The part of an RNA shown here (large-subunit ribosomal RNA, domain I) has 530 nucleotides and comes from Ruegeria sp. AM1. Rfam family: Bacterial large subunit ribosomal RNA. The RNAcentral record of the full RNA draws on ENA. The source organism's lineage runs through Bacteria, Pseudomonadati, Pseudomonadota, Rhodobacterales and Ruegeria. Model confidence (mean pLDDT): 82 of 100.
Context: one part of a larger RNA
RNA sequence: GGCGUUUGGUGAAUGCCUUGGCAGCAAGAGGCGAUGAAAGACGUGAUACUCUGCGAUAAGCCAUGGGGAGCUGAGAAUAAGCUUUGAUCCAUGGAUCUCUGAAUGGGGCAACCCACCUGAAUGUUUGUUAUUGUUAGCUCUGCUAAUCAAUAAUGAGCAUGAACAGGUACUUAAGACCUGAAUACAUAGGGUUUUAAGAGCAAACCCGGGGAACUGAAACAUCUAAGUACCCGGAGGAAAGGAAAUCAAUUGAUACUCCCCUAGUAGCGGCGAGCGAACGGGGACCAGCCGAGCCGGAUAAGUGAGAAGAACAUGUUGGGAAGCAUGGCCAUAGCGGGUGACAGCCCCGUAUUCUAAGCUUUGACGGACGUAUUAAGUAGGGCGGAACACGUGAAAUUCUGUCUGAAGAUCGGAGGACCACCUUCGAAGGCUAAGUACUCCUUGCUGACCGAUAGCGAACCAGUACCGUGAGGGAAAGGUGAAAAGCACCCCGACGAGGGGAGUGAAACAGUACCUGAAACCGAACGCCU
Numbered sequence: 001g002g003c004g005u006u007u008g009g010u011g012a013a014u015g016c017c018u019u020g021g022c023a024g025c026a027a028g029a030g031g032c033g034a035u036g037a038a039a040g041a042c043g044u045g046a047u048a049c050u051c052u053g054c055g056a057u058a059a060g061c062c063a064u065g066g067g068g069a070g071c072u073g074a075g076a077a078u079a080a081g082c083u084u085u086g087a088u089c090c091a092u093g094g095a096u097c098u099c100u101g102a103a104u105g106g107g108g109c110a111a112c113c114c115a116c117c118u119g120a121a122u123g124u125u126u127g128u129u130a131u132u133g134u135u136a137g138c139u140c141u142g143c144u145a146a147u148c149a150a151u152a153a154u155g156a157g158c159a160u161g162a163a164c165a166g167g168u169a170c171u172u173a174a175g176a177c178c179u180g181a182a183u184a185c186a187u188a189g190g191g192u193u194u195u196a197a198g199a200g201c202a203a204a205c206c207c208g209g210g211g212a213a214c215u216g217a218a219a220c221a222u223c224u225a226a227g228u229a230c231c232c233g234g235a236g237g238a239a240a241g242g243a244a245a246u247c248a249a250u251u252g253a254u255a256c257u258c259c260c261c262u263a264g265u266a267g268c269g270g271c272g273a274g275c276g277a278a279c280g281g282g283g284a285c286c287a288g289c290c291g292a293g294c295c296g297g298a299u300a301a302g303u304g305a306g307a308a309g310a311a312c313a314u315g316u317u318g319g320g321a322a323g324c325a326u327g328g329c330c331a332u333a334g335c336g337g338g339u340g341a342c343a344g345c346c347c348c349g350u351a352u353u354c355u356a357a358g359c360u361u362u363g364a365c366g367g368a369c370g371u372a373u374u375a376a377g378u379a380g381g382g383c384g385g386a387a388c389a390c391g392u393g394a395a396a397u398u399c400u401g402u403c404u405g406a407a408g409a410u411c412g413g414a415g416g417a418c419c420a421c422c423u424u425c426g427a428a429g430g431c432u433a434a435g436u437a438c439u440c441c442u443u444g445c446u447g448a449c450c451g452a453u454a455g456c457g458a459a460c461c462a463g464u465a466c467c468g469u470g471a472g473g474g475a476a477a478g479g480u481g482a483a484a485a486g487c488a489c490c491c492c493g494a495c496g497a498g499g500g501g502a503g504u505g506a507a508a509c510a511g512u513a514c515c516u517g518a519a520a521c522c523g524a525a526c527g528c529c530u
Stems, first nucleotide, its partner, number of pairs: 001529009015515001016479002020450002022447007029439002031201002039100003042055003046078001049075003061094006070082003105114003115168005121160013134146005170198010205236001206234005216223001220270001246253002257284005267275002288431003291369001294367003300361004306354003312327005328345002330334001336348003380404008390416001411426005466473002486514001489501004
């Protein structure tokens, strides 16, 4: 040095587990905000720090209801306390709620700086009244008077360093008042003041205004991608649309929205790439109207902290029984979780029954008002564009930048150029539930979904540590044991680190570098070979 057997170190795979995720289903909710939001800063405990809660009334204050023995949140103990005179805790309502932030008195490098007005409070001067006292007088049990004093109440004026309370932004609307042009009265305009509203945030869904390019066409310009991404404005729990100047075709249908067909059809298209209907049929849902509105509100249902809630013993193995054996019991409850291994009957629950306040829905009944009227610079036309599946085409229909411009129900529009006939409808005013879309969020349930390199980036104090000037990027990291019973005491050593005894425990090769503990890699002992 090699091989073999054995035994270790290192290392973290694997197995098992789950506090966390993922995807759905059914309900709910679909907003919060000048009564100051979302998001934060700083504080707040007997206690240094972090999280959670809360706000100078600061892990809390008050009320109502529940509940019934413990409690003072977590990491994490100790002290000191609270509590059957009902605490802690749960539900609902209320109070407080520093500073920043739309941030709104002004400013500002967010959590800071600087103000003004009014009030309250305090001080002072003074008026009035009352009581007591002092002095004087008198008709002396008492009464009257005062440039008198003290105290109290009340009114007025003035002053005030710090501290306290309220107010003071802008815009719009409405009211009142003061002013006030061209222009005499006036009006427009300006100013003051009062009241109300708006502003900001938020995941997707919705409507409107703007609006790409990569790409495809095997290049590229019309075209496509696509009215997509993105930007802006606006709203609601849905939004939008909506009761025919609609279709149809000689029968008729009957608002709108959404789904399945019609159909990749008819068409459009450098007739390329590609784009792509409608009529009609079958469904979901149905509602019509001209305020389908406002105020009060019986009743009923839902939600709701919560309440009641059945039935088991013995033996045996074991550290431990829920295992095994024997014999019972409950069940409208054998969903699920926990308990020292696998429990219907040990615990929490579950089935079932009941349930306060508040809230939500419903809306019997009652009340207070009100009740449009046929739409002109419109329809149509010319030019230029856009939307319609339809790229200007034979191009109807819809919208309009610009120029024009009717009729008046004896009228007008449409039926894919256009004309006639026929049919059908009535534009240029408005409202309208349901069926449809979505899920930041709440509750319950489910999974041939994951099980710590998986599943959310995040099972753990994670949008953290860290990186970047910044926009932004963005981790790693779970498991002792049933219970800390977390090794008293002794020894070596530095009164270390680490280890050896002893003790706990079922187990310590379960010792906070802790379940299991593979391999790579590094040793030791023994045997053999060289």